Background: The RNA shown here (SAM riboswitch aptamer (S box leader)) has 95 nucleotides.
């Protein structure tokens, strides 16, 4: 890489390095940033797997996450709210 599944409205910094862009990817829009983004390090959250306890709990290991719903739209349906879809994240399984 690809395939099956299962989430995807909650949660989660006034930390340290750092010194420029960032919000997956193409358009579009609305944002977030020298009041310090992206990243790393630590913290934290969470509870998919192990684990430990036993009907739902802890959070010790493997992962994950840590601004806005997965930032919204885009493809059907629908006056619309809105709902399904695709695409993408994550785990967990297999080829």
């Nucleotide at each position: 890489c690809c395939c099956u599944u299962a989430u995807c409205a909650a949660g989660a910094g006034u930390g340290a390095c750092g010194g420029a862009g960032g919000g997956a990817a193409c358009a579009g829009g609305c944002c977030c940033u020298g009041u310090g983004a992206u990243g790393u390090c630590c913290g934290g959250c969470a509870a998919c797997c192990u684990g430990c306890a036993u009907u739902u709990g802890c959070a010790a290991g493997g992962u994950g996450c840590u601004a806005a719903u997965u930032c919204c739209u885009g493809c059907g349906g629908g006056u619309a709210a809105c709902c399904g879809a695709a695409a993408g994240a994550u785990g967990a399984g297999g080829u």